[in-house]
RNA sequence: GCGGGUAUGAUCUAGGGGUUAUGAUUAAGGCCCUCCAAGCCUUCUGCCCGGGUUCGAAUCCCGGUGCCCGCA
Numbered sequence: 001g002c003g004g005g006u007a008u009g010a011u012c013u014a015g016g017g018g019u020u021a022u023g024a025u026u027a028a029g030g031c032c033c034u035c036c037a038a039g040c041c042u043u044c045u046g047c048c049c050g051g052g053u054u055c056g057a058a059u060c061c062c063g064g065u066g067c068c069c070g071c072a
Base pairs, nucleotide, nucleotide: 001071002070003069004068005067006066007065010025011024012023018055027043028042029041030040031039048064049063050062051061052060
């Protein structure tokens, strides 16, 4: 330099056009318990960036950036 893959919360992850973006872990609060642990309930934080298509984009398209793989 060329090609491919990938980017969702503090971490991992589901969702591939449509009502409030899913679950788990972590954190905070509560219930329970003599206390702790475990269990149960609740809450907080998220779609990499810019543009386009569309009535509507996390999702489709283009460009950029980061990471991974391959070729040279």
Predicted 3D model of a 72-nucleotide RNA (transfer RNA) from a Thermoplasmatota archaeon. Its mean pLDDT, the model's own confidence on a scale to 100, is 80. Its Rfam family is "tRNA". The family's RNA type in Rfam is transfer RNA. NCBI's taxonomy places the organism under Archaea, Methanobacteriati, Thermoplasmatota.